[in-house]
RNA sequence: AGUCUUGUAGCUCAGUUGGUUAGAGCACCACACUGAUAAUGUGGGGGUCCGCAGUUCAAGUCUGCGCAGGACUA
Numbered sequence: 001a002g003u004c005u006u007g008u009a010g011c012u013c014a015g016u017u018g019g020u021u022a023g024a025g026c027a028c029c030a031c032a033c034u035g036a037u038a039a040u041g042u043g044g045g046g047g048u049c050c051g052c053a054g055u056u057c058a059a060g061u062c063u064g065c066g067c068a069g070g071a072c073u074a
Base pairs, nucleotide, nucleotide: 001073002072003071004070005069006068007067010026011025012024013023019057028044029043030042031041032040050066051065052064053063054062
């Protein structure tokens, strides 16, 4: 320098061929249970999906340019 790939909650990830409201597990908070913890159960908070543009009635999803991580080639 080039090619490919990944970027979604604090962490690990899902999200089908663009369309019902953006989700799961763990973590966190409250309550129940306990003498008290842990475990368990119930409920709850937390995101504008890496950034900026574009396409579309509609974008986490498609396109372009960047940024960051990874792999490969030279």
Source information:
Model confidence (mean pLDDT): 81 of 100. A computed fold for a 74-nucleotide RNA from a Bacteroidales bacterium, annotated as transfer RNA. The source organism's lineage runs through Bacteria, Pseudomonadati, Bacteroidota, Bacteroidia and Bacteroidales. Rfam family: tRNA.